[in-house]
Two RNAs folded together computationally: RNase P RNA and transfer RNA, 419 nucleotides in total. The prediction has a mean pLDDT of 76. Rfam match: Bacterial RNase P class A. About the family: Ribonuclease P (RNase P) is a ubiquitous endoribonuclease, found in archaea, bacteria and eukarya as well as chloroplasts and mitochondria. Rfam classes the family as a ribozyme.

RNA sequence: GGAGUAAACCAGAUGGUUGCGGGGACGCUUGCGUCAACGAGGAAAGUCCGAGCUUCGCAGGGCAGGGUGCCGGGUAACUCCCGGUGGAGGCGACUCUAAGGAUAGUGCAACAGAAAUAAACUGCCUUAUUUUAAGGCGAUGGUGGAAAGGUGAGGUAAGAGCUCACCGGCGCCCUGGCGACUAGGCGGCCAUGUAAACCCCACCCGAAGCAACACCGUGUUGGCUCGUUUGGGCUUAGUCGGCCCGAUUUGCCCAAACUUGGCGGUGGCUUGAACCGUAUAGUAAUAUGCGGUCUAGAUAGAUAAUCAUCAAAUACAAAACUCGGCUUAUAGGUUUGCUCUAAAU
RNA sequence: GCGGGUGUAGUUCAAUGGCAGAACACUAGCUUCCCAAGCUAGAUACGUGGGUUCGAUUCCCAUCACCCGCUCCA
Numbered sequence: 001g002g003a004g005u006a007a008a009c010c011a012g013a014u015g016g017u018u019g020c021g022g023g024g025a026c027g028c029u030u031g032c033g034u035c036a037a038c039g040a041g042g043a044a045a046g047u048c049c050g051a052g053c054u055u056c057g058c059a060g061g062g063c064a065g066g067g068u069g070c071c072g073g074g075u076a077a078c079u080c081c082c083g084g085u086g087g088a089g090g091c092g093a094c095u096c097u098a099a100g101g102a103u104a105g106u107g108c109a110a111c112a113g114a115a116a117u118a119a120a121c122u123g124c125c126u127u128a129u130u131u132u133a134a135g136g137c138g139a140u141g142g143u144g145g146a147a148a149g150g151u152g153a154g155g156u157a158a159g160a161g162c163u164c165a166c167c168g169g170c171g172c173c174c175u176g177g178c179g180a181c182u183a184g185g186c187g188g189c190c191a192u193g194u195a196a197a198c199c200c201c202a203c204c205c206g207a208a209g210c211a212a213c214a215c216c217g218u219g220u221u222g223g224c225u226c227g228u229u230u231g232g233g234c235u236u237a238g239u240c241g242g243c244c245c246g247a248u249u250u251g252c253c254c255a256a257a258c259u260u261g262g263c264g265g266u267g268g269c270u271u272g273a274a275c276c277g278u279a280u281a282g283u284a285a286u287a288u289g290c291g292g293u294c295u296a297g298a299u300a301g302a303u304a305a306u307c308a309u310c311a312a313a314u315a316c317a318a319a320a321c322u323c324g325g326c327u328u329a330u331a332g333g334u335u336u337g338c339u340c341u342a343a344a345u
Numbered sequence: 346g347c348g349g350g351u352g353u354a355g356u357u358c359a360a361u362g363g364c365a366g367a368a369c370a371c372u373a374g375c376u377u378c379c380c381a382a383g384c385u386a387g388a389u390a391c392g393u394g395g396g397u398u399c400g401a402u403u404c405c406c407a408u409c410a411c412c413c414g415c416u417c418c419a
Base pairs, nucleotide, nucleotide: 001341002340003339004338005337006336007335008334009333010332012310013309014308015307016306017305018304020039021038024035025034026033027032028031041316045327046326048325049324050323051322052321053209054208055207056206060245061244062243063242065205066204067203068202069201070084071083072082073081074080085099086097087096088095089094100200101199105198106197107194108193109192121141123137124136125135126134127133128132149167150166151165152164153163154162168190169189170187171186172185173184176181213267214266215265216264217263218262221419222418223417224261227258228257229256230255231254232253233252234251237249238248239247240246274293275292276291277290278289279288280287281286346415347414348413349412350411351410352409355369356368357367358366363399371387372386373385374384375383392408393407394406395405396404
């Protein structure tokens, strides 16, 4: 210098003019004016997970249903994050990994092929008599994604883990490790794949969502619905937002009367598992201590327009109860660590 | 904003993880003096991208597009 890899960050800046939003201060004419400061994002998005918060008689137990799935740690929690193990890819830095169980059981494996979980088509061998029949064989050929662990040798009538060496898997013992796992030894113990098919095992989960919900003011024509009261009749059923046990209450029908819903407004609403700096513990995620900061809160919805300078100003895109993650989109640019390679010293 | 659902031929719908089909429509031919109807033949698709699997329209993940419901109604 070239090629690559991992991580972090920025997302126009400065100044002038005009304008918008909520709050603050001041002034008085009390609903207007003036003043200075503040005012979208790294994803505000998708709504894919997890929580806060609120309502529902969610007491409790069980079933059903849903989710997660190597090990250890972090966190309010998670399908997230960090560190490791096994596997796959790359010369390497490094990257990817839904990775429990197929020896609990069931299902499926089209076409091809003799045969798809079981077998004798081509074949090899033995016996009887060659045709043919009976028996043994999984070595050979071919099919297939997959055919009874693989390669080689011995062995045999022909063959076969039948025996042996090496390799792969499984089980047991044992070394190291908290653990996933692993160094070594022993045992011929070896029937495919699929659980992002049902299922089994372990752990977790009540439901709904700020249009939740809590209130205030005002108004009321009809339908329907909810609720309350009164009268009459019947009766053990109704409710607990999937079902049962269980809990709790009497419940249902008819008639009459009253009431709720509409409209407008307030709270919920932004001080929070917050952000910045620093120290300590830890490999790290993160935790704790100390100091500092206040940083949109609209309700038809503000955050904009324009001019000048900087080489140029261009990406994806804009809050709507709030956080922690994930995923997806993204012009251009900055910084740092590391790897491979060429040349020179 | 919140919640739910659906994407297959031009249209409306099917298909158990194993060659994607039906009706109408379209094109060509036959029939007719011409058209319609009828008969015969043909073309046309699993929204997109990954993954699981021997094999995916189907199962899983992401993404895109569309539809519906939610403040009692008139």